[in-house]
RNA sequence: GGAGUGGUCCGGGUGGUCGCGUCAGACUUUAUUGUCUGCCGAGGAAAGUCCGGGCUGCACAGGACAAGACGCCGGCUAACGGCCGGUAGGGGUGACCCUGGGAAAGUGCCACAGAGAAUAACCGCCAGCCGACUCUUUUGAGGCCGCUGGUAAGGGUGAAAAGGUGCGGUAAGAGCGCACCGACCGGCCUGGUAACAGACCGGGGCUAGGUAAACCCCGUCUGCAGCAAGGCCAAAUAGGGAAGCGCCAAGCGUGGUCCACGUUUGCUUCCGGGUAGGCUGCUCGAGCCUGCUGGUAACGGCAGGCCUAGAUGAAUGACCAUCAUCCCUUCGGGGAUACAGAACCCGGCUUACAGGGCCACUCCGUAU
RNA sequence: GCCCUCGUAGCUCAGCAGGAUAGAGCGGUCGCCUCCUAAGCGACAGGCCGUGCGUUCGAAUCGCGCCGAGGGCA
Numbered sequence: 001g002g003a004g005u006g007g008u009c010c011g012g013g014u015g016g017u018c019g020c021g022u023c024a025g026a027c028u029u030u031a032u033u034g035u036c037u038g039c040c041g042a043g044g045a046a047a048g049u050c051c052g053g054g055c056u057g058c059a060c061a062g063g064a065c066a067a068g069a070c071g072c073c074g075g076c077u078a079a080c081g082g083c084c085g086g087u088a089g090g091g092g093u094g095a096c097c098c099u100g101g102g103a104a105a106g107u108g109c110c111a112c113a114g115a116g117a118a119u120a121a122c123c124g125c126c127a128g129c130c131g132a133c134u135c136u137u138u139u140g141a142g143g144c145c146g147c148u149g150g151u152a153a154g155g156g157u158g159a160a161a162a163g164g165u166g167c168g169g170u171a172a173g174a175g176c177g178c179a180c181c182g183a184c185c186g187g188c189c190u191g192g193u194a195a196c197a198g199a200c201c202g203g204g205g206c207u208a209g210g211u212a213a214a215c216c217c218c219g220u221c222u223g224c225a226g227c228a229a230g231g232c233c234a235a236a237u238a239g240g241g242a243a244g245c246g247c248c249a250a251g252c253g254u255g256g257u258c259c260a261c262g263u264u265u266g267c268u269u270c271c272g273g274g275u276a277g278g279c280u281g282c283u284c285g286a287g288c289c290u291g292c293u294g295g296u297a298a299c300g301g302c303a304g305g306c307c308u309a310g311a312u313g314a315a316u317g318a319c320c321a322u323c324a325u326c327c328c329u330u331c332g333g334g335g336a337u338a339c340a341g342a343a344c345c346c347g348g349c350u351u352a353c354a355g356g357g358c359c360a361c362u363c364c365g366u367a368u
Numbered sequence: 369g370c371c372c373u374c375g376u377a378g379c380u381c382a383g384c385a386g387g388a389u390a391g392a393g394c395g396g397u398c399g400c401c402u403c404c405u406a407a408g409c410g411a412c413a414g415g416c417c418g419u420g421c422g423u424u425c426g427a428a429u430c431g432c433g434c435c436g437a438g439g440g441c442a
Stems, first nucleotide, its partner, number of pairs: 001364010012323007020041002023038005043339001047350002050348005055226004062259004067222005072086005087100005101217002106215002108211003122155002124151006133142003163181006182206001184203004189198003230280004240271006249265005287306008324337005369441007378394004387425001396412005418434005
């Protein structure tokens, strides 16, 4: 200098004018009616609503079945499908990235090609049978086709074909035997909390194709609903008519089903009558900043400081000047500045994003 | 606020417990028929199966993330 990997931060600044919303204060008004002053006033994703929790109600949240999610090991956390550290496999020259229960419980599927796709004989090889035929003086020998059997070494197909190489062995072959290599199983030892790694011994019944983002099995977790939850105030559900059902049962809560539990004593249908919202929940919270400290880290502990949106047809804006960055330029100037906007609150994940800053590391080239 | 369903040719739809060179009807183009048109007959074109990543030997089909439509509840 070039190419790249991982992470982190910012995401327009300053000043002026006008305006909007909550809250507080003052004045004012029949009236939070109006005026003034002051404080505060969008995000890293406020987004998608994909996970997890708080909070609230149903019962004090129970049991069984079903259903769903997750899945190497250890840790963090309120919890998680998140994060951190490790481990195994795969990819990359490398920094680094991706993936993770079980295929030896059972079932299913594996197109085309191929003999065969899971207890594989089509061709080939070999043996036996020996009727045609050939050779031979004869006994006999060879022996097409065919039949019976053995054989997974060779051929070819495929994404995938039942350990690999060599020697022996055999009728031909084959872990059939042996040596080495590889995988697997059992035992035991060492290190590690563990996953796992390493060493040794034994095993030829080589080991049981792939697929669980097919059904499934094993383990863990999940009760249901959601701030339009829920609470308070006010209004209404009144009173009335008709029919039916029940009164040792029925309905509702309960939004998978059953049990159990709670609650009501009448319930259902039709006719008819009749309606209006407001306040709260609401923002002080697993909160933010700084310092010290434990831990490899995620994260935790202690001390001090801070208060930083709470709207409800829904505020958080517009303009001017100047600076910053970028683009165009006839050098006068002109234009642009991303993705996007709270709605009960948090922790994550995912997705969108003009442009810029910083840190650590890798590979290649060059110079010293 | 909370949920559900669907994206396949210009249009309407099949195909989705994986095996495809993705089909059908209407429409389009060309030809035949006819004096001409319509109808009829024949041939052809037209698709990255909304999009990206994965699982698998193999994906329209299975899983996840986005994008876009439609619908429901109170």
Predicted 3D model of RNase P RNA and transfer RNA as a complex of 442 nucleotides. Its mean pLDDT, the model's own confidence on a scale to 100, is 75. It holds a member of the Rfam family "Bacterial RNase P class A". It is annotated as a ribozyme.